[in-house]
């Protein structure tokens, strides 16, 4: 340095659910919460998924990165 990832240490993120707000919907935002995560950090919608229009398997619009693949960056150091 690369790879790897522990019944280690330090820090971080935050599922479901509940409350409030918002949207036609999917969903999103805030609070509580604490299922999990070694990239659950950033980019990005190619694939995939959700909602809607539509009408036929096209196309368009709105969403999802805590779905797959990809690019970049980063803390710690047992085997």
């Nucleotide at each position: 340095u690369u790879a790897c990832g522990a019944u280690a240490a330090u820090a971080g993120c935050a599922a479901a659910g509940c409350c409030g707000g918002u949207u036609a919907a999917a969903g999103c935002c805030g609070g509580c919460g604490g299922c999990g995560c070694a990239a659950a950090g950033u980019c990005a919608a190619g694939a995939c998924c959700c909602g809607c229009u539509a009408a036929g398997u096209a196309a368009g619009c709105g969403g999802g990165g805590g779905u797959c693949a990809g690019a970049c960056u980063a803390c710690c150091g047992a085997a």

A computed fold for a 79-nucleotide RNA from an Elusimicrobiota bacterium, annotated as c-di-GMP-I riboswitch aptamer. Taxonomically the source falls in Elusimicrobiota (Bacteria, Pseudomonadati). RNAcentral holds the sequence, with entries from Ribocentre. The prediction has a mean pLDDT of 82. Of the family's consensus pairs, 95% are formed in the model.